Notes: This is a predicted structure of a 403-nucleotide RNA (Bacterial RNase P class A) from a Bacteroidota bacterium. It matches the Rfam family "Bacterial RNase P class A". By type it is a ribozyme. The sequence was found by an Rfam model in a public genome assembly.

Parts: sequence; structure tokens; C1' cells
RNA sequence: GCAGCAGACCGUCCUGUCGCGGCCCGUUUAUUGCGGGCUGAGGAAAGUCCGGGCAACACAGGGCGCCCCGCUUCCGAAAGGGAAGAUGCCCGUGAGGGCAUGGAAGUGGAGAAGAAAAUAACUUCCUGUUUGUGUAUCUCAGGGUUUUCCCUGAUAACAGGCAGGUAAAGGUGAGAAGGUGGGGUAAGAGCCCACCAGUUCUGCUGGUGACAGCAGAAGCUGUCCACCCCGGGGGUUGUAAGACCAUGUAUACCGGCGCUUGAGGGUGGCCCGCCCGAUGCCGGGGGGUAGGUCGCUUGAGCCCGGCGGUAACGCCGGGCCCAGAUAAAUGACAGGAACCCGUACCGCCUCUGUCUCAGAACAGGUGCGGGUACAGAACCCGGCUUACAGGUCUGCUGCUUUU
Repeated sequence: GCAGCAGACCGUCCUGUCGCGGCCCGUUUAUUGCGGGCUGAGGAAAGUCCGGGCAACACAGGGCGCCCCGCUUCCGAAAGGGAAGAUGCCCGUGAGGGCAUGGAAGUGGAGAAGAAAAUAACUUCCUGUUUGUGUAUCUCAGGGUUUUCCCUGAUAACAGGCAGGUAAAGGUGAGAAGGUGGGGUAAGAGCCCACCAGUUCUGCUGGUGACAGCAGAAGCUGUCCACCCCGGGGGUUGUAAGACCAUGUAUACCGGCGCUUGAGGGUGGCCCGCCCGAUGCCGGGGGGUAGGUCGCUUGAGCCCGGCGGUAACGCCGGGCCCAGAUAAAUGACAGGAACCCGUACCGCCUCUGUCUCAGAACAGGUGCGGGUACAGAACCCGGCUUACAGGUCUGCUGCUUUU
């Protein structure tokens, strides 16, 4: 210098003219108008995923089913949240990033290949038995011959059948019943031994802990997924929740059910329970209204400093009040600046060459043109996820190199 990783922040500014919402004050008969003061969108306001406040069911409960979480410690009101860490796996040269994490007695599944995916047996190996070939240097036995030699059987060799043993070697495969070496065996096997790997247990050391290291013992030794089991948690709906006020009419009519021995309705799914309910409920038909106020912003609030903590965060002190709209306000126009991109020209130093010069590139400057991200509260708060032109700072990593 370039490229990256992690964290924090900014993400337009100024002036002028005009125009908006809320609150307060003054004036005015009168928020009718005028004047003044203060204040007015976000880090995500988005998604509507999780938690909570609040409201209603309702005064709130039980069971089943269903859903969520699942290592350790800490933070937090809680969260399917956050911080730090442990173990296993994956990505990256690296700084770093990502996924997972309770249990294991049982049940089920795992394409294709393969004999077989956990009560395995294809090729092979061993033992026993049996069939065939066949005469060959050699060996044994018998017979013939008696110099040579010939015949038969066995043996040896080869090719099979049946029974039993085997999982060591080979092949298939992601994975084939821990690995290497030795002994042993009819041939083999943790069958036995030594060393190593994994698992379990015991002891010591370190750590709050998950765990780690060391030593010893045990011959214990397949993988993945689902169901299952265990522990913890979960009522629902949602501000269009809900509360109050005003206006107005018609519930005149029809049908069904019912009237406290309860029709019907409500309570996420089902059951129990509970609540509303008699001038009731459901259905048909019909009529009136659709207006206003509250909820509505002082909060698990924000900012500054100090202390503690690796951090998330906590404690102490001080300061501040910072939208409450309701068809939806915070804007429009003009000028200038800043930053970014492109383009044209100039260009100290530097490098190169054919070296009083030229070429290349560059900090920077001038002119012209374009642009300034994602995006807009609607009850509030905590979190997660997603989007984001460009820029600043801090720490760390890799590459290049003396500019």
C1' cells in the first nucleotide's frame, strides 16, 4: 500500500420564501381569526416470527391432545433471546464463520451394489466321508517274472458331491462386526498376549461448571434417522382489543326451540367445569345509525460521568421530557456547500527511454455531467430475521514491498 475478519458510528448540511400536526400562553364574543414559545419518524419504523405490559372472555381451574426448548455458567421481566465457554462436525491459508448438543430398554426404516447391513456366508481355508481320472521320475505292499520288467492296490496329483467348522484373506460398498504384531489352532477368531484407538468405571490434579490432563482397571467394541422415554414451559384473541356518551327507529310480522328440571351461545382443538341467558335464542323478512370522547403516550424510557464485570449487563450520581395523527401532519421551491461516480485538461515528486527532451503513472487541482442508500410511526416495550449508495474509527489476519 492492497485485500479481508470482528466491533462501533455517520448516512447529508446551510440560507431564504411559503406551507403543516400537537401542547402551552396572549388577544378575540368565539380554537373563529391573529401573534408568540416549545416540539414533531427509524436503525431498522419493515416482516408479523417469539416474549411481555394492558384489555376482554372471566373471578380462573383440571385432563387429553398439540406445540416449543433441551451441553455449562452468567445476563434478563421473559423470550424460540443475549454473552462467555466446553465437546463433536463442516468451511476458510488465516483473522474468523456456521451447524449441533437430555436418554437409550425397545419398535420400524435406510435406494443401488453386495452372499449378507447385524442370528451373515459368494470365492476361499480346514476336518470327515464319497465319486471319477489315471500310471508318472520316485515311495510302500502283494502277485507274476526272475537280467530287464509287467499287473493290482495304496500314496501323490487333479476335478467334483455331501456333512460339519470358520469369519483370518479377497471382492461389493459411504460403512462388512476396532487396528498392528505375535502366540495358539485341524483351519481360524480378542481365543490369549503386547502396544494403540474408542467406550465405561475408579483415583489424583486444574476449573464455579460443562469438561480437560495424568494414572489404573475392565476384552466391553457398528452407523444414521424416525417413533418412543425423561425434564422444563405454553389459555386464547388482539387496539379493527375494549370502555363511555349522543342520535335514531319497529323489531310491527312469520317459523322453530325454549322459559331455571336451562333452548341457544361463549371460552384456540376435544371433554369436564365455568359464564351469559327468558320481553330469551336461532332462522327468514324488514327498519334506524355509522357521530364523538377515552384507550393515546412518563416509559422494564433516553443522555452524560464514575465503579464492577472478559462480555452480555448491573450499581451509583447528575441531567432531560423528546410525535400522538385518524384518510392520516414533519413538506414544496430556489440558491449554495459536502461526499460519491464518470469524463476532459493540468500535474510537484517518482520510474523508464534514443536523456537540455519525451513517455508512463500518481498525491492534488480546474471544468462539465450525473447521483446522494434502505426506507415512513398508528397502543407501548424487549428480541429475532430481512433491506441498505457511500463514508469514518478501533483491533486483528493475509499478500506485496523499500515505493